[in-house]
Formats: sequence, C1' cells, structure tokens
RNA sequence: CGAGUAAGCAGGGCAGUCGCGGGAACACGUCCGCAAGGAGGUUCUCGAGGAAAGUCCGAGCUCCGCAGGGCAGGGUGCUGGGUAACGCCCAGUGGGGGUGACCCUAAGGCUAGUGCCACAGAAAACAUACCGCCUCCUGCCGGAGGCAAGGGUGCAACGGUGCGGUAAGAGCGCACCAGGGGCCGGGAGACCGGUUCGCUAGGUAAACCCCACCCGGAGCAAGACCAAAUAGGAGGGGGAUGAGGUUGCCCGCCGACUCCUCGGGUUUGGUCGCUGGAGGCGCCGGGCAACCGGCGUCCAAGAUAGAUGGCUGCCGAAAACAGAACUCGGCUUACCAGUUUGCUCGGGUU
RNA sequence: CGGGGCGUGGCGCAGUUUGGUAGCGCGCUUGACUGGGGGUCAAGAGGUCGCAGGUUCAAAUCCUGUCGCUCCGA
Repeated sequence: CGAGUAAGCAGGGCAGUCGCGGGAACACGUCCGCAAGGAGGUUCUCGAGGAAAGUCCGAGCUCCGCAGGGCAGGGUGCUGGGUAACGCCCAGUGGGGGUGACCCUAAGGCUAGUGCCACAGAAAACAUACCGCCUCCUGCCGGAGGCAAGGGUGCAACGGUGCGGUAAGAGCGCACCAGGGGCCGGGAGACCGGUUCGCUAGGUAAACCCCACCCGGAGCAAGACCAAAUAGGAGGGGGAUGAGGUUGCCCGCCGACUCCUCGGGUUUGGUCGCUGGAGGCGCCGGGCAACCGGCGUCCAAGAUAGAUGGCUGCCGAAAACAGAACUCGGCUUACCAGUUUGCUCGGGUU
Repeated sequence: CGGGGCGUGGCGCAGUUUGGUAGCGCGCUUGACUGGGGGUCAAGAGGUCGCAGGUUCAAAUCCUGUCGCUCCGA
C1' cells in the first nucleotide's frame, strides 16, 4: 500500500425568531359545558429512535378462570452458566467452511414402534440374483447346488483397502482404516484419550412418533372511578270501600297507579391507568464472559383527531432509513456519508 | 391490539393434504379449410412457482426469515 476479518462510535451542531404538545409557579370580576370537568393570561422548563418499524419471542401490569392430578393441544431441543423470563445472551463441546484472522451450525432419539425412499435395478432392508464365478449331472443345449468377490442400476446396495485362504467365495483368518458395544483414565458436563471384542448396524424425525423440559385465557379498545341520560329489575309502603285480568259469580291467584330505598347494565362525556423504571450515567469490587453486588449522582415526551415543525445566519458538505400511543428485555428487518481500534493474508521500501 | 387467507406463463385458476416429468381454460404465434373475415382443425411458443436461506438423493409442496396484497374481530 492492497485485500480481508471482528468489535465499536455516530445518526448533525450552535445562535436568533415564529409556532405546536406537556409540566410547575403566580394571577384571575374571563370563557365553554346540564354536570363531572376543561380552556384561556404571564414567567420558567421539557419535548422521538437506533431502529420509535415488523409485531416474531419473553415478561411486568390489569381483568376473568382456577382444590389437586391427568389427557388433549402448543412450544423448546449438544453442555454449563446468566436472567424476572425467553425461542435471547455468554463460555465451551461436536460438525462444516476459510491459507488465515475468523465465520456458520433446528446439533436429543431411526439398536421404541410405524411409514416413506419416484425412475432405474435381482433386490431400497432381513428378503434376493440380471450379467457372471465355481462344483456336479455332462461331449454341447439344459438342469441341480454353492457364492456375492467382479460387472450393471441408482442419491444410496447389507463396512473399506490389501494379503492369506478357498472349487469359487465370504471378517472365514490377519494388518491398517471407519463405525459400534464393553472396560479404564481425564473433565462439572457436552465430550476427549486409551484399551479390548470381528460386533458391522442403509437413509429420512424441518415424516408420524418417542423422550426430557416449559405453557390457564384475554389484552391499556386491559381495567377503575365520576357526571348526565336511558330501559328494565329487587325490596318495602300506600291504594284494601283495589283500576283491571283469570269462566257468568264467590274463594284463590296475578296486579294497573303511586311513594321511598337499593344495586347492576347500556349510551354519551370526563378523570385515572400514563410513565420513576427488572431506569440511565460514573467509580469500586466479583466473574474468562454474559452478568451480579456496593456507593454516588441524574430525572429524560406522555398526546386522545393525536405535539415534536417552519424560516434566517454560521460551521468545508447537511444528506439515509424512518417517527412514540401502557411499559420493559430480546430478535429480525431498513439505512446516507463517515470514522476508531484489535487482528489476519499478500506485496513493496528501509 | 388480536386473528385468518392469498402470491404459480399475458389473464383467471388447479397442483401443496401424502415431496418424485409444473398442468387446465381464455389469450398469443404459425399453418390448413374460405374470395376475405369469423369460426373450426393441426402444430407450437411462453414459467428462476413473490424473495432469501436451509432440510432432503430430490422442494411449487417441508422449515425459518422476509416482502406485498386482502379479509374479519375488539
């Protein structure tokens, strides 16, 4: 210098001015509304994001349900740790990729059972032989038996290569390699190393399923309170010289009308929920890390037709993706122009 | 805030359940029949199955992420 890799920073700033939403203090002979409540004036002060987004996970909070257990259904899936919790994060193990820094990984079980494996092929999983090889009946055709080493098919063919062995062959025997079971050692564990047994088992669970663990439902339009309106309900009183109905009458039963009390619902409007929280920043301590603990310090939008904007000047340029709507922890996706640090590979110069 | 469906030649759809050659109708192109058109017949072209990644021998189909359209409910 070039190429790359990992982790970050940052997401315009300053001043003036005019607006918009929230809060506090002060002042009210004002205004709106039936009311509950709200508006208006002056001063001060605060006012979008790293993703506010997608709404994909996990929680807080609220209401409903709930003795306990099971089934069904859904989710997660190497190990250990972190966390309020998670499908997230950290550290590791195995596997894969890269010369490397480093990156990716849905990675339990197919020796629990069942299913599937098109076409081709003898045969797609416990059965089998198309071309072949060998022995016998034989002079040939043909037949009986043995074999699965070679050819052929296929993504995949019942461990692989070689030597021995044999009629030809075969883990039949041996050496090496791959896998599996047992034993020993190391590790907290996933797992790793060694040794032994010829034990050799097809693939597929992002097929049904089995195993382990987790999960009650709904969502701030949750939900609570207030005011007004509205239809009916419950209890008690009056009417008892009882309107009226029940078969013409009586009994019995129901009961118009009216007064008081009570609680629930619906509609409209208002208030709360609403932002101080698993909170931010700094220092110290523990831990490889995620994270945890202690101390100090700070308060940083809260609307309900929904504010966060416009203009001017300066800063060399001012641009991207995009805007809160109950709140957090994550994940994913979008993004202009830049910039910092560590590391790797290649080339050059001294 | 909660839930469902759809995306496949130019257009409308099937195939996805149970993975195995992408198909149907209309339209388009060429030819024949006709004096010509229409119509009929014959032949043919046209598809990265919304996009990206993964599982598998093999993916429109299974899984994950993502984009767009649309419907329903509070």